[in-house]
RNA sequence: GCCCGGUUAGCUCAGUUGGUAGAGCACCUGACUUGCAAGCAGGGGGUCGUAGGUUCGAGUCCUACACUGGGUA
Numbered sequence: 001g002c003c004c005g006g007u008u009a010g011c012u013c014a015g016u017u018g019g020u021a022g023a024g025c026a027c028c029u030g031a032c033u034u035g036c037a038a039g040c041a042g043g044g045g046g047u048c049g050u051a052g053g054u055u056c057g058a059g060u061c062c063u064a065c066a067c068u069g070g071g072u073a
Stems, first nucleotide, its partner, number of pairs: 001072007010025004019056001027043004049065005
């Protein structure tokens, strides 16, 4: 250089045929307890890597770029 994959919440990851962005853990609050933890109830948190394009509508399709893992010479 070329080829393939990955990038979504603080972390690990889902997200179907393009149609309201989710789970677990973590965090916060409440209740429980003499107190703490566990368990229980509730809650907050997202530029979906960046910039464009297509579309009535994009996490999803197309292009370029960035970062990252692997392959190849």